[in-house]
């Protein structure tokens, strides 16, 4: 240098043929207990790596660029 993949909540990862982003686990309240751990409810947390372009409309299509991983030389 060249070519594939990945990149979405603190962490792991979903997410169809483009229509209003979700689990599970952590953390937080609450209940429960003399307390404490387990349990059980409950909300909340996202420029979906970043810019631009297609479209009524984009996490998703395309282009360019970051980072990260693997493979050729």
């Nucleotide at each position: 240098g060249c070519c594939a993949c990945u990149g979405u909540a603190g962490c792991u990862c979903a997410g169809c043929u483009g229509g209003u982003a979700g689990a599970g686990c952590a953390a937080u309240g609450c209940c429960u207990u003399c307390g404490u751990a387990a349990g059980g409810c409950a909300g909340a947390g996202g420029u979906c790596a970043g810019c631009g372009g297609u479209u009524c409309g984009a996490c998703u299509c395309c282009g360019c660029u970051c980072a990260g991983u693997g493979g050729c030389u």
Source information:
The RNA shown here (transfer RNA) has 73 nucleotides and comes from a Candidatus Uhrbacteria bacterium. Rfam family: tRNA. Gene Ontology term of the family: triplet codon-amino acid adaptor activity. The prediction has a mean pLDDT of 81.